This is a predicted structure of a 573-nucleotide part of an RNA (small-subunit ribosomal RNA, 5' domain) from a metagenome.
It matches the Rfam family "Bacterial small subunit ribosomal RNA".
The full RNA is in RNAcentral, with records from SILVA.

Context: one part of a larger RNA
RNA sequence: GAGUGAACGCUGGCGGCGUGGAUUAGGCAUGCAAGUCGAGCGAUCCUUGCUAUUGAUGGAGAAUGAAGCUUCGGCUGAUUUUUCUUGAUAUGGCGCUGGAUAGCGGCAAACGGGUGAGUAACGCGUGGGUAACCUACCUUGAGGAGGAAGAUAGCUUCGAGAAAUCGGAGAUAAUAUUCCAUAGUCCCUUGGGUUUACGACUCAAGGGCAAAGAUGGCCUCUAUUUAUAAGCUGUCACCUUAAGAGGGGCCCGCGUCCUAUCAGGUUGUUGGUGGGGUAACGGCCUACCAAGCCGAAGACGGGUAGUUGGCGUAAGAGCGUGACCAACCACAUCGGGACUGAGACACUGCCCGGACUCCUACGGGAGGCUGCAGUCGAGAAUCUUUCCCAAUGGACGAAAGUCUGAGGAUGCGACGCCGCGUGAGGGAUGACGGCCUUCGUGUUGUAAACCUAUUUUAUUGAGGAGGAACGCUAUUUAGUUAACAGCUUUUUAGUCUGACUGUACUCAAUGAAUAAGCCACGGCUAACUCCGUGCCAGCAGCCGCGGUAAUACGGAGGUGGCAAGCGUUACUC
Numbered sequence: 001g002a003g004u005g006a007a008c009g010c011u012g013g014c015g016g017c018g019u020g021g022a023u024u025a026g027g028c029a030u031g032c033a034a035g036u037c038g039a040g041c042g043a044u045c046c047u048u049g050c051u052a053u054u055g056a057u058g059g060a061g062a063a064u065g066a067a068g069c070u071u072c073g074g075c076u077g078a079u080u081u082u083u084c085u086u087g088a089u090a091u092g093g094c095g096c097u098g099g100a101u102a103g104c105g106g107c108a109a110a111c112g113g114g115u116g117a118g119u120a121a122c123g124c125g126u127g128g129g130u131a132a133c134c135u136a137c138c139u140u141g142a143g144g145a146g147g148a149a150g151a152u153a154g155c156u157u158c159g160a161g162a163a164a165u166c167g168g169a170g171a172u173a174a175u176a177u178u179c180c181a182u183a184g185u186c187c188c189u190u191g192g193g194u195u196u197a198c199g200a201c202u203c204a205a206g207g208g209c210a211a212a213g214a215u216g217g218c219c220u221c222u223a224u225u226u227a228u229a230a231g232c233u234g235u236c237a238c239c240u241u242a243a244g245a246g247g248g249g250c251c252c253g254c255g256u257c258c259u260a261u262c263a264g265g266u267u268g269u270u271g272g273u274g275g276g277g278u279a280a281c282g283g284c285c286u287a288c289c290a291a292g293c294c295g296a297a298g299a300c301g302g303g304u305a306g307u308u309g310g311c312g313u314a315a316g317a318g319c320g321u322g323a324c325c326a327a328c329c330a331c332a333u334c335g336g337g338a339c340u341g342a343g344a345c346a347c348u349g350c351c352c353g354g355a356c357u358c359c360u361a362c363g364g365g366a367g368g369c370u371g372c373a374g375u376c377g378a379g380a381a382u383c384u385u386u387c388c389c390a391a392u393g394g395a396c397g398a399a400a401g402u403c404u405g406a407g408g409a410u411g412c413g414a415c416g417c418c419g420c421g422u423g424a425g426g427g428a429u430g431a432c433g434g435c436c437u438u439c440g441u442g443u444u445g446u447a448a449a450c451c452u453a454u455u456u457u458a459u460u461g462a463g464g465a466g467g468a469a470c471g472c473u474a475u476u477u478a479g480u481u482a483a484c485a486g487c488u489u490u491u492u493a494g495u496c497u498g499a500c501u502g503u504a505c506u507c508a509a510u511g512a513a514u515a516a517g518c519c520a521c522g523g524c525u526a527a528c529u530c531c532g533u534g535c536c537a538g539c540a541g542c543c544g545c546g547g548u549a550a551u552a553c554g555g556a557g558g559u560g561g562c563a564a565g566c567g568u569u570a571c572u573c
Base pairs, nucleotide, nucleotide: 001573002572003571004570006569007568008567009566010565013420014419015418016417017416018415019413020412026376027375028374030373031372032371035107036106037105040104041103043101044100045099046098049094050093051092052091053090058085059084060083061082062081063080067076068075069074114331115330116329123256124255125254126253127252128251129250130249133248134247135246138244139243140242141241142240143239144238146180147179148178149177155170156169157168158167159166160165186208187207188206189205190204191203192202193201194200213236214235215234216233217232218231222229223228224227257303258302259301264294265293266292269291270290271289272288273287274286275285276284306328307327308326309325310321311320312319313318333354334353335352336351337350356367357366358365359364386409387408388407392406393404394403395402396401424452425451426450433444434443435442458510459509460508461507462506463505467500471495472494473493474492478488479487480486517562518561519560520559521558522543523542524541528557529556530555531554532553538545539544
């Protein structure tokens, strides 16, 4: 001099873009962070229509005729019975539109997000190998989808428990489960051939193994009653197989910190045979056999550490470092284990043990922020318990859509970088004041006042993009098809969707109005005088200053440097 995820002191106007728990991988209140599909299934509830039964209430008629009035002729008419009509409510059946949910079932939950504790290792980087392997969803090709069965949850009912939850009995569905059939390029066994000779390729024989439906449309063919299906057709899904893409497993060469005050280490150890196990090779595991294997080119041990692309510095070589972003690895309270699944030995799954916290009726239960916010603690030190799925991306779904603390925004912090402003022009009687003085001046200083114009910014008001693509409706083109259904696709038109946000930006009004500090001034090193102090108080990066005229301490004036910052401290080159 350059740099930093910095901190501290003094100061502090605005904006853009970044960035912000480096210490205790210490403990965590609260909320949210993974769901979705009713176009897989049976139920239940709401909405809506038809129909059957029920028949409250109101109205009309008939009969009865208590009681009262009476001109004794009758009149009013309680009560009770009955007919017609109205049709509330409730129940059942059928069909339909839309919606909702617990359960079974499918897919996702192995991604995304966090952290760096462990790890000196095929962990990472780089280059290869796999004739030793796997791969859900996606794409392409080929073929297929026939028949049958028994359960179980939800539900009903009974019971146990404080709760978490659990048990008995009964009935039920499926793209849940099981069985039979069919099948091959698939798998296994045996035999033969080819080859780059370990399991590759190929021929033959024997044996084995599949499937599921859902939802639209139509009448060309067939069947029947002009409407439907055991028919035709579209979309999605299902089964087998071959390939692809992307993803992963395993193996190898080379590289990868300090320490010899660590010199010998090793018994599944090193190799072989048989067996087991895995998607797969292998002491990966096991029984037996042999006694090997590694090591001064540093084994073994100890310490430290996630690795890389990169980042900092430097002319480079190098040295230091591994925040943010990206790739890989490892971990998810500590230790162990498997289950499910294409994929985990699984952060917000399961089981066991330990520590800790909480509930309890004392019998027993519940929990895991190294997700986003937030809190306590420790610390020199590191933020909002905000808004939205509008965009990008992901999961599910035929779709509409739902979910998404991923992500997009916003808030806080001069933590960093960049940009802008705090005014501009004129103005000498060189005013007042301050400081100095040889008392004449000098300096602060065109600085101020004053005059002129301006308005970045600020405040107020007005206008106002872009981030929107999609989707939906209509029209239109092509394909599929029997088809002018439907579905897919093309064109055009309309309509709808913004958290940020009335944001960016523009215009107008007001008024120089709202906005400057910090450090230094002995030499290194740009910048000097006075006063106070008197080896005191103090300064200091080094040399050193201070003991009565201190340009070095403290203050003032002046000056120099940088500037919304300036200094100090720490660390790196």